Predicted 3D model of a 522-nucleotide part of an RNA (small-subunit ribosomal RNA, 5' domain) from an uncultured bacterium.
[in-house]
Context: one part of a larger RNA
RNA sequence: GGAUGAACGCUAGCGGCAGGCUUAACACAUGCAAGUCGAGGGGUAACAGGGUAGCAAUACUGCUGACGACCGGCGCACGGGGGAGUAUCGCGUAUGCAACCUACCUUUAACUGGGGGAUAGCUUCGAGAAAUCGGAAUUAAUACCCCAUAACAUUUCACAAAGGCAUCUUUGAGAAAUUAAAGCUCCGGCGGUUAAAGAUGGGCAUGCGUAACAUUAGUUUGUUGGUGAGGUAACGGCUCACCAAGACUACGAUGUUUAGGGGGUCUGAGAGGAUGAUCCCCCACACUGGUACUGAGACACGGACCAGACUCCUACGGGAGGCAGCAGUGAGGAAUAUUGGUCAAUGGGCGAAAGCCUGAACCAGCCAUGCCGCGUGCAGGAAGACUGCCCUAUGGGUUGUAAACUGCUUUUAUACAGGAAUAACCCUCCGAACGUGUUCGGAGCUGAAGGUACCGUAUGAAUAAGCAUCGGCUAACUCCGUGCCAGCAGCCGCGGUAAUACGGAGGAUGCAAGCGUUAUCC
Numbered sequence: 001g002g003a004u005g006a007a008c009g010c011u012a013g014c015g016g017c018a019g020g021c022u023u024a025a026c027a028c029a030u031g032c033a034a035g036u037c038g039a040g041g042g043g044u045a046a047c048a049g050g051g052u053a054g055c056a057a058u059a060c061u062g063c064u065g066a067c068g069a070c071c072g073g074c075g076c077a078c079g080g081g082g083g084a085g086u087a088u089c090g091c092g093u094a095u096g097c098a099a100c101c102u103a104c105c106u107u108u109a110a111c112u113g114g115g116g117g118a119u120a121g122c123u124u125c126g127a128g129a130a131a132u133c134g135g136a137a138u139u140a141a142u143a144c145c146c147c148a149u150a151a152c153a154u155u156u157c158a159c160a161a162a163g164g165c166a167u168c169u170u171u172g173a174g175a176a177a178u179u180a181a182a183g184c185u186c187c188g189g190c191g192g193u194u195a196a197a198g199a200u201g202g203g204c205a206u207g208c209g210u211a212a213c214a215u216u217a218g219u220u221u222g223u224u225g226g227u228g229a230g231g232u233a234a235c236g237g238c239u240c241a242c243c244a245a246g247a248c249u250a251c252g253a254u255g256u257u258u259a260g261g262g263g264g265u266c267u268g269a270g271a272g273g274a275u276g277a278u279c280c281c282c283c284a285c286a287c288u289g290g291u292a293c294u295g296a297g298a299c300a301c302g303g304a305c306c307a308g309a310c311u312c313c314u315a316c317g318g319g320a321g322g323c324a325g326c327a328g329u330g331a332g333g334a335a336u337a338u339u340g341g342u343c344a345a346u347g348g349g350c351g352a353a354a355g356c357c358u359g360a361a362c363c364a365g366c367c368a369u370g371c372c373g374c375g376u377g378c379a380g381g382a383a384g385a386c387u388g389c390c391c392u393a394u395g396g397g398u399u400g401u402a403a404a405c406u407g408c409u410u411u412u413a414u415a416c417a418g419g420a421a422u423a424a425c426c427c428u429c430c431g432a433a434c435g436u437g438u439u440c441g442g443a444g445c446u447g448a449a450g451g452u453a454c455c456g457u458a459u460g461a462a463u464a465a466g467c468a469u470c471g472g473c474u475a476a477c478u479c480c481g482u483g484c485c486a487g488c489a490g491c492c493g494c495g496g497u498a499a500u501a502c503g504g505a506g507g508a509u510g511c512a513a514g515c516g517u518u519a520u521c522c
Base pairs, nucleotide, nucleotide: 001522002521003520004519006518007517008516009515010514013374014373015372016371017370018369019367020366021332026330027329028328030327031326032325035074036073037072040071041070043067044066047065048064049063050061051060052059053058081285083283090210091209092208093207094206095205096204097203100202101201105198106197107196108195109194110193111192112191113147114146115145116144123136124135125134126133127132153178154177155176156175157174159172160171161170162169163168183190184189211257212256213255218248219247220246223245224244225243226242227241228240229239230238260282261281262280263279264275265274266273267272287308288307289306290305291304310321311320312319313318338364340363341362342361346360347358348357349356350355377408378407379406380405388399390397391396413459414458415457416456418454422449427444428443429442430441431440432439433438434437466511467510468509469508470507471492472491473490477506478505479504480503481502487494488493
């Protein structure tokens, strides 16, 4: 000099863009953060409408729109969070899998036939304070089961060719066995099953690179390799039986300490050094430890079970919970924000769609935390004014064109008028084209931010300057007070009666809505 997720002191007009618990992966009140589909199903708790009976009150009726709870499907493995663990099962980079999986999506081919038994809900009985649970009866499905059909699927068999010493591998054309489905509909469609291929996402493996300490020198027994078996989507000591005795290590094994890694960021002429906040990619984690279930995908943040610590409810028998999601609270700390708005856009889930959900996201609020921009007026005005502060050699000097005064302007401010883009989809209507259910064109509908940005008019210099320093380094000097005291200080050092170094004043210098100090890095 530059930099910061900064903090502290003094000060403070506005806007744009960004950033905002670095500490306790400490504990959490409350609300919200993952639902959706009635065009899968039985149905009808609430709301609205209709129908029937009745003079009326009212009663009955799923009949219709819709729809609580329930069965079923898809989603909940994404998105969001913090960085505890991890020096390697991670990350970065380069390769490989003849050793693998992949729901939804795209393309292609074939199929979508028949039957059955249950169960939730509802009803009823019962237990319990509650959480919830049990018995009985009854019912549906795109839930479940069976049969049929079936290969370019799976398994087995034999044949031929190529490779190989061989086990065997690949290819070709065969044979046998096994394996599937679900319907709904507004009749336009939407689905379902099997197979092949693609796309996407993932799994696994290998080389190289990726801290400190030797006052850590030896470590290892599923350990290293082989055979066989099991297991897995798949290879493999992944697991097991047997056999061999190996494997790593001074090019640092093992141990200990520290730490998420990278793209990047800061600095530097570079080489390097430091760092890993925000944004993006990967990893690991979800009160602590363990386990699997479901599923295409998890060993699953807002799922399950067990154990533990903690908190809460209880009728003492027993139960409930997990903010490292968004807000918010307490605690800790030098220190870090609102219990806000909207799904309008972008994106995601479900749905044929309308649409619903979405603390993702987009916005607003708070904070000079940073960067950038603008303003706090402009021109004239010397008797260098009277006066004042300060200094003085008492002549004057300085504050100082500064003020007064004259003219001008109106960014900003205040008030008022107008007022966006971000919107195009979807859907409805109209038209056209053909590929006949798609595309194109037109019209209509839809904005949280927001009456915001922006723009215009009016008013009037009106609403707006501080902070640090002035001995040298280092730009800027005098007076008064103090008297080795009080104090200053980054280093050298200042202060003991004339202190440009302490405190105050006047003046000056530097930066400026900031200026200084502290901390850390180059």
Overview
The full RNA is in RNAcentral, with records from Greengenes.